Predicted 3D model of a 323-nucleotide RNA (Bacterial RNase P class A) from a Solirubrobacteraceae bacterium.

RNA sequence: CGGGCGCGCCGGGCAGUCGCGUGGUGCCUCGUGCACCUCGAGGAAAGUCCGGACAUCGCAGGGCAGGGUGGUCACGGAGGUGACCCGGGGAAACCCGCGGGAAAGUGCCACAGAAAUACACCGCCGAUGGCUCUCCGAGCACAGGCAAGGUUGAAAAGGUGCGGUAAGAGCGCACCGGCGUCGCGGCGACGCGGCGGCCAGGUAAACCCCACUCGAUGCAAGACCGAGCCGAACCGUCCGUAGGCGGCCCGUCGAGGUUCAGGUAGGUCGCAGAGAUGGAUGACUGUUCAAGACAGAAUCCGGCUUAUAGGCGCGCUACCGCU
Numbered sequence: 001c002g003g004g005c006g007c008g009c010c011g012g013g014c015a016g017u018c019g020c021g022u023g024g025u026g027c028c029u030c031g032u033g034c035a036c037c038u039c040g041a042g043g044a045a046a047g048u049c050c051g052g053a054c055a056u057c058g059c060a061g062g063g064c065a066g067g068g069u070g071g072u073c074a075c076g077g078a079g080g081u082g083a084c085c086c087g088g089g090g091a092a093a094c095c096c097g098c099g100g101g102a103a104a105g106u107g108c109c110a111c112a113g114a115a116a117u118a119c120a121c122c123g124c125c126g127a128u129g130g131c132u133c134u135c136c137g138a139g140c141a142c143a144g145g146c147a148a149g150g151u152u153g154a155a156a157a158g159g160u161g162c163g164g165u166a167a168g169a170g171c172g173c174a175c176c177g178g179c180g181u182c183g184c185g186g187c188g189a190c191g192c193g194g195c196g197g198c199c200a201g202g203u204a205a206a207c208c209c210c211a212c213u214c215g216a217u218g219c220a221a222g223a224c225c226g227a228g229c230c231g232a233a234c235c236g237u238c239c240g241u242a243g244g245c246g247g248c249c250c251g252u253c254g255a256g257g258u259u260c261a262g263g264u265a266g267g268u269c270g271c272a273g274a275g276a277u278g279g280a281u282g283a284c285u286g287u288u289c290a291a292g293a294c295a296g297a298a299u300c301c302g303g304c305u306u307a308u309a310g311g312c313g314c315g316c317u318a319c320c321g322c323u
Stems, first nucleotide, its partner, number of pairs: 001321002004316007012288007020040002023037005028031001042294001046305002049303005054218004066214005071084005085099001086097004100209002105207002107203003121150002123146003128143002130140004158176006177199002179196007222269004231260005241255001243253003289292001
């Protein structure tokens, strides 16, 4: 120096031509027309996993049921972030973890196997009692003892070794592991040490227990305006009335008219320093470099997760390669 690890950043640039949308200004033939100017996707706009704003509905208080979260501490609105602990991986930097409780209770543990928290199939022994004999002993394996060895299995009542025994066994001892307890350290998870043979299977994304926590629905939420039709009230129809014929009179036509409520179509807002609902943000050419990946708004914001060619910067490690 490269490889390795962590963090942060960029993710094409420039020029020209044509085109699209918002807003502004100006002009005319006043069309939602033309000209000019301004602005016009992302680090994830995605998934919609979590939370908040906002909106409608519900809601005195308490409880039951149900859901969510789950090492510890701190912060937070958040299932997030940071540090640490424990377990696993790595030589290390560092990475990964659906990480409360199985010593509260219940359930389950297929197949195989004798036996799945319980056993005796093979086996070992037969000290003691029993039987037989050639009787200070030997044999049988009947009672009985054992769970070390074999077998099955993912898993068989801690592991290894020594002692011990008739054979065995934490039965005794040493070391290791677990559990309990005491002391010390730490806010804590937890760690270190002493003591006690206390030795206890797994599974909670099985019921359950513990702690904390939780109204429902999402901008197609929702708010406002509002034709037509339907409805209600009032006025009125040959004594040409109300009303129409651009204002008044005459004339003429003349049966419907006025008001109100809810609210459909539709419109406006919600809605944003991109921003619609016939939904814009593009295309082509040239040039340059490292040769361009994943992808594209739809109420907004904060987290998380997932996808991403290639490149840049800073820091860490010292196993490997090169010098």
The model forms 92% of the base pairs in the Rfam consensus. Rfam family: Bacterial RNase P class A. By type it is a ribozyme. Lineage of the source: Bacteria > Bacillati > Thermoleophilia > Solirubrobacterales > Solirubrobacteraceae.